Predicted 3D model of RNase P RNA and transfer RNA as a complex of 421 nucleotides. Rfam match: Bacterial RNase P class A. It is annotated as a ribozyme.
RNA sequence: CUGGAAGGGCGGAUAGCCGCUCCGAUGAAAGUCGGGGAGGAAAGUCCAGACUCCGCAGGGCAAGAUGCCCCGUUCAACCGGGGGACUCCGGGCUAACGACCGGGGGACGGAUAGUGCCACAGAAAACAUACCGCCUUGCUCAUUCAGCUUCCGAGCAGGGUAAGGGUGAAAUGGCGAGGUAAAAGCUCACCGCGUCGGCAGCAAUGGCGACGGCACGGCAAACCCCAUCUGGAGCAAGACCAAAUAGGCUGCGAUGACGUGGCCCGCGUCGCUAAAGCAGCGGGUUCAGGUCGCUCAGAUAAAUGGCUAUCGAAAACAGAAUCUGGCUUACGGCCCUUCCACACAG
RNA sequence: GCCAGAGUAGCUCAGGGGUAGAGCAGAGGACUCAUAAGCCUUUGGUCGCAGGUUCAAUUCCUGCCUCUGGCACCA
Numbered sequence: 001c002u003g004g005a006a007g008g009g010c011g012g013a014u015a016g017c018c019g020c021u022c023c024g025a026u027g028a029a030a031g032u033c034g035g036g037g038a039g040g041a042a043a044g045u046c047c048a049g050a051c052u053c054c055g056c057a058g059g060g061c062a063a064g065a066u067g068c069c070c071c072g073u074u075c076a077a078c079c080g081g082g083g084g085a086c087u088c089c090g091g092g093c094u095a096a097c098g099a100c101c102g103g104g105g106g107a108c109g110g111a112u113a114g115u116g117c118c119a120c121a122g123a124a125a126a127c128a129u130a131c132c133g134c135c136u137u138g139c140u141c142a143u144u145c146a147g148c149u150u151c152c153g154a155g156c157a158g159g160g161u162a163a164g165g166g167u168g169a170a171a172u173g174g175c176g177a178g179g180u181a182a183a184a185g186c187u188c189a190c191c192g193c194g195u196c197g198g199c200a201g202c203a204a205u206g207g208c209g210a211c212g213g214c215a216c217g218g219c220a221a222a223c224c225c226c227a228u229c230u231g232g233a234g235c236a237a238g239a240c241c242a243a244a245u246a247g248g249c250u251g252c253g254a255u256g257a258c259g260u261g262g263c264c265c266g267c268g269u270c271g272c273u274a275a276a277g278c279a280g281c282g283g284g285u286u287c288a289g290g291u292c293g294c295u296c297a298g299a300u301a302a303a304u305g306g307c308u309a310u311c312g313a314a315a316a317c318a319g320a321a322u323c324u325g326g327c328u329u330a331c332g333g334c335c336c337u338u339c340c341a342c343a344c345a346g
Numbered sequence: 347g348c349c350a351g352a353g354u355a356g357c358u359c360a361g362g363g364g365u366a367g368a369g370c371a372g373a374g375g376a377c378u379c380a381u382a383a384g385c386c387u388u389u390g391g392u393c394g395c396a397g398g399u400u401c402a403a404u405u406c407c408u409g410c411c412u413c414u415g416g417c418a419c420c421a
Stems, first nucleotide, its partner, number of pairs: 002341009012311007020037007039317001043328002046326005051234004058265004063230005068083005084108001086105006109225002114223002116219003131165002133161009173191002176188003192214001193212005199206002238292004248281005256270004283420003347417007356370004364401001372388004394410005
């Protein structure tokens, strides 16, 4: 020198010519001069905020969001960084597990609040239980024998077990030793689990010691419970100006209509019986009108482009529409850092 | 621009953790002189795509893709 993975950055530059759009100046106008003119994602609209309006937003229910710890940015965060539990892969160690080393994931409150589900298979899928087994008691049979009894064997009935087998994704602590008729935390060591204590750490948590002989299966991205939080709508928000039309028809309507959208209460306005009001149909305005909102990019059918030369090549994804932050997704090529792989050639 | 909703057989739709169905359409049979209807049998699925949770995902969660709908003002 090559390839791969991860992370970060850039996303053509300069000059000339011809255009497009906005603003300012000038001009009667045509035009002239000067200045500005897409992105890292402008995208998806996923999560928020600014801003605007509604009744300044009160109570309850419902609904929704978030959920290990610390720090940071910010108006704020569910964002970013770091750490930890847990889990997966590889390595070596061990009888095995655990612990150890390296790497990846890491939406992670509660499964002793309750409910629910766990198909098929399997005896049993969660107050346990016992299919094949193992051990044992009784009875019967068979065998042997000259005869009887026992052992061994078979069957039936009862009892003790959960070692082993089998099913499953998952089987009521694991493994070894003791123990036993056979077994079993029955006992013991180690590991796991639970409780307590003190130690390290800001914390999550870690590890240590003592005690407990084990009582506690999984699923909450199942309902749910707990804690914290959330009023709603969105620039087609909203304010002002202008123009035009049939104040027509239908429905709901006093247990009223509207104001707020899921409900109820409270509050406010209107209304008191062919009413107010609302909804629908029909009608009108407008290239869904103009100004503001709106921006030194800033329009309203919507500008931001093309050619030439040089730089080795200029080729990716893609293009603002109130603004801002984050996330996600798309992306040819180039550069930087780290790690891995190795052959040929020099 | 903003806000909602939906993707399951060729078409229209169910199903909402335990390997997916209905109607129509299609194919074959039988009936008929022949055809249709009715009858019998039957084919056909990347449950839009990818990842995650779970023993197990069409279903639950997340991210993409595609499609559809609504939203001006006056009176």